Model confidence (mean pLDDT): 77 of 100. Predicted 3D model of a 109-nucleotide RNA (TPP riboswitch aptamer (THI element)) from Novosphingobium sp. KCTC 2891. NCBI's taxonomy places the organism under Bacteria, Pseudomonadota, Alphaproteobacteria, Sphingomonadales, Novosphingobium. The model forms 100% of the base pairs in the Rfam consensus.
[in-house]
RNA sequence: GCGUCUACCCCGGGGAGCCAGUGUUGGCUGAGAGGGGCUGGUCACGCAGCCCGACCCGUCGAACCUGAACCCGUUAGCACGGGCGGAGGGAAGGGCACGGCAAUCGCUG
Numbered sequence: 001g002c003g004u005c006u007a008c009c010c011c012g013g014g015g016a017g018c019c020a021g022u023g024u025u026g027g028c029u030g031a032g033a034g035g036g037g038c039u040g041g042u043c044a045c046g047c048a049g050c051c052c053g054a055c056c057c058g059u060c061g062a063a064c065c066u067g068a069a070c071c072c073g074u075u076a077g078c079a080c081g082g083g084c085g086g087a088g089g090g091a092a093g094g095g096c097a098c099g100g101c102a103a104u105c106g107c108u109g
Base pairs, nucleotide, nucleotide: 001107002106003105005099006097008095009094010093011058012057013056014055017028018027019026020025035052036051037050038049039048040047064089065088066087070083071082072081073080
């Protein structure tokens, strides 16, 4: 000195629960609780798959998945607190600034 940081863009990963009502609406928690389109299925919905969107997350990774129809507390239930958990998996790419540059570490002089 440059990178390590952050924002943004491209790229990639991920989930969409519970209660009431019962014919399409209300309530709860949450960042988000399936918003739009196409296809399949159905008498028609519900449902399934794919694409797009919102939101969250990308290895310093509890976003999310498995164990799990888990265990204790708690709640009407989900949610929540603790455990499981030093568990096993999980997206490692690129661009850009007229942002930041404290510390750490790396590279170079």